RNA sequence: AGCGUGCGAGUGAGGAUCGCCCACGGCGGCUUGCCGACCGUGGGAGGAAAGUCCGAGCUCCACAGGGCAGGGUGCCGGGUAACGCCCGGGCGUCGCGAGGCGACGGAAAGUGCAACAGAGAGCAGACCGCCGAUGGCCCCUCGGGGCACAGGCAAGGGUGAAACGGUGCGGUAAGAGCGCACCGGGCCGCUGGUAACAGGGGUCGCACGGCAAACCCCACCCGGAGCAAGGCCAUGUAGAGGACGAGGGGUGGCCCGCCCCGCUCGAGUCCCGGGUAGGCCGCACGAGGCUACCGGAGACGGUAGUCCCAGAUGAAUGAUCCUCCCCCGCGAGGGGACAGAACUCGGCUUAUUCCGCGCGCUCCCU
Numbered sequence: 001a002g003c004g005u006g007c008g009a010g011u012g013a014g015g016a017u018c019g020c021c022c023a024c025g026g027c028g029g030c031u032u033g034c035c036g037a038c039c040g041u042g043g044g045a046g047g048a049a050a051g052u053c054c055g056a057g058c059u060c061c062a063c064a065g066g067g068c069a070g071g072g073u074g075c076c077g078g079g080u081a082a083c084g085c086c087c088g089g090g091c092g093u094c095g096c097g098a099g100g101c102g103a104c105g106g107a108a109a110g111u112g113c114a115a116c117a118g119a120g121a122g123c124a125g126a127c128c129g130c131c132g133a134u135g136g137c138c139c140c141u142c143g144g145g146g147c148a149c150a151g152g153c154a155a156g157g158g159u160g161a162a163a164c165g166g167u168g169c170g171g172u173a174a175g176a177g178c179g180c181a182c183c184g185g186g187c188c189g190c191u192g193g194u195a196a197c198a199g200g201g202g203u204c205g206c207a208c209g210g211c212a213a214a215c216c217c218c219a220c221c222c223g224g225a226g227c228a229a230g231g232c233c234a235u236g237u238a239g240a241g242g243a244c245g246a247g248g249g250g251u252g253g254c255c256c257g258c259c260c261c262g263c264u265c266g267a268g269u270c271c272c273g274g275g276u277a278g279g280c281c282g283c284a285c286g287a288g289g290c291u292a293c294c295g296g297a298g299a300c301g302g303u304a305g306u307c308c309c310a311g312a313u314g315a316a317u318g319a320u321c322c323u324c325c326c327c328c329g330c331g332a333g334g335g336g337a338c339a340g341a342a343c344u345c346g347g348c349u350u351a352u353u354c355c356g357c358g359c360g361c362u363c364c365c366u
Base pairs, nucleotide, nucleotide: 001362002361003360004359005358006357007356008355009353012324013323014322015321016320017319018318020044021043022042023041024040025039026038027036028035029034030033046338050349051348053347054346055345056344057343058226059225060224061223070222071221072220073219074218075089076088077087078086079085090104091102092101093100094099105217106216110215111214112211113210127157128156129153130152131151134150135149136147137146138145139144165183166182167181168180169179170178184206185204186203187202188201190199191198192197230281231280232279233278241271242270243269244268248265249264250263251262252261253260288307289306290305291304292303293302294301295300325336326335327334328333
């Protein structure tokens, strides 16, 4: 100098004035447990409060058990309430390196797919090319030479994301695991490791190309809806039921009148039920924060101490001014990100500023 990685802090600091929300204490009011526009004290957005992508708590509904269907996860070990998260390890891959990235189970169960190019794309193939030993044809000085017809080859070129192991030596007419060595691969033991896996030995010339973010197979996991969940109080109105029921109407007690009794209608009163407007709870003490020590390689766990830290609901957390700070600008002046709770946690992802700190790598100079 350029990088890698892990942390930290985040509308800079102080002051003045005017406000908003919540809690507590006064004060006042009345309907005596509520209200207040009054006073005081204390508290009042984030690292992402965001996206709502995963996993949970909580609530209601559903549910014997098992299977099918559907969805998800997918190397190994650990952490956790749980996870698709985190930590450690393995393997692959990229990078000189510190390190980064990885849907990273199975392709010898089956089905399927591979555009274009190319001769050939799966139990393949011969366009250019090589050879032409053997057979054929031609020439001949009889030693041989030539042609490339039959035929042989797959080394080289070319196509492609991918061409039926790679490199080298031998071998051959030319070639070829045809032979050999090393690498790779299959199978069988051994050693190390909890495991993923690694190392090494023997054996087999090599069979089994790729794709499972194609169907599929295997293993494991998964009920649904969400705080507008859900619960409590409950005015008015409408509707339904019950009890009592003034007074009267109807009807029955053979007929008429009256009295009495039973049934029915019935103003009204009360009760029950339902739960609209509204209010309250859920709702802020929690898988909680901080500090120290202990265990662990780490994620994390344990113990002790300490702290209480928004709780709104047409939705508070603001505005103005002064001084200083940082950056840009000669100056006047401008700028100090992304963004804002809405039941609550654990993650991931995305957005973003001036930066600060630690550790590490590579190169250059001394």
Molecule: Bacterial RNase P class A
Organism: Longimicrobiales bacterium